[in-house]
RNA sequence: GCAAACCAUUGGAAACGGUGGGACGCAAAGCCAUGGGAGCUAAGGUACUUUUGUACUAUGCCAGCCCAGCCGCCG
Numbered sequence: 001g002c003a004a005a006c007c008a009u010u011g012g013a014a015a016c017g018g019u020g021g022g023a024c025g026c027a028a029a030g031c032c033a034u035g036g037g038a039g040c041u042a043a044g045g046u047a048c049u050u051u052u053g054u055a056c057u058a059u060g061c062c063a064g065c066c067c068a069g070c071c072g073c074c075g
Stems, first nucleotide, its partner, number of pairs: 001026002006021006024064001030070002035067003039061002044057005
């Protein structure tokens, strides 16, 4: 310097994000999702279904999951 969980509020179908409070922790817990992988969600779509459900799927999300890339404090 940053800010987890949690709380309030707000956006979103959701995952999750924004804002405020709050600190578990962090040399990169800085940037990057138009580098690669893992993971989360399933609106929409597809298939099935007596069921009004079930399964699959990212164009959605996530970097405080990993590798890569860029910048980077003191000693």
The RNA shown here (c-di-GMP-I riboswitch aptamer) has 75 nucleotides and comes from a mouse gut metagenome. The model forms 100% of the base pairs in the Rfam consensus. Its mean pLDDT, the model's own confidence on a scale to 100, is 90. The sequence is in RNAcentral, with records from MGnify.